[in-house]
């Protein structure tokens, strides 16, 4: 070099097929329960959906271009 998959809360991940209010656990936070911690139940708060542009009334979802991870290929006397 050339193709394929990925990047989404603090960590691990949905959100498809077929664009239409960004969510779940676990971690934090605060309360309940406990003698007290642990568990356990209840709530809270936390997102420039890797970046830039596109295209649409709307874009995680479609297109372009880069950045990074991993994977196959070629090249390499």
């Nucleotide at each position: 070099g050339c193709g394929c998959u990925g990047a989404u809360a603090g960590c691990u991940c949905a959100a498809c097929u077929a664009g239409g209010c960004a969510g779940a656990g676990c971690a934090a936070c605060g309360g309940a329960u406990u003698c007290u911690u642990a568990a356990u139940c209840c709530g809270u708060a936390g997102g420039u959906u890797g970046a830039g542009g596109g295209u649409u009334c709307g874009a995680u979802u479609c297109c372009c271009u880069c950045u990074c991870a991993g994977c196959g290929c070629a090249c390499c006397a």